Notes
This is a predicted structure of a 94-nucleotide RNA (c-di-GMP-I riboswitch aptamer). Of the family's consensus pairs, 95% are formed in the model. It matches the Rfam family "c-di-GMP-I riboswitch aptamer". Its family is annotated with cyclic-di-GMP binding in the Gene Ontology. It was read from a public genome assembly, where an Rfam model found it.

């Protein structure tokens, strides 16, 4: 340098769950909280996977209002703390 990763330092991230608060919904974001985490640091338009379904499409139903309700379905949304991938970066024992 690469790989590796310790009961080692020194910093760091914060999940359920709580309240605020955005959103139709997943979900985000502050805040308090730590289950973890050696990239839990950034990429969702690399690829795959999951969750959501307002619009839209199609069926039923009906009190006939685009009203209820079901089913598909995201290059229109989310999720990098699901996998894998690129960018980046702290320590240094074996």
């Nucleotide at each position: 340098c690469a790989u590796c990763g310790a009961u080692a330092c020194u910093a760091g991230c914060a999940a359920a769950c709580u309240u605020g608060c955005c959103g139709a919904a997943a979900g985000a974001c502050a805040a308090g909280g730590a289950c973890g985490c050696a990239a839990a640091g950034c990429c969702a338009a690399a690829g795959g996977g999951u969750c959501u379904a307002a619009g839209g499409u199609u069926c039923g139903c009906c009190u006939c209002g685009c009203g209820c309700g079901g089913a598909c379905g995201a290059c229109u949304g989310a999720c990098a703390g699901c996998c894998u991938g690129g960018c980046u970066g702290c320590c240094g024992a074996a």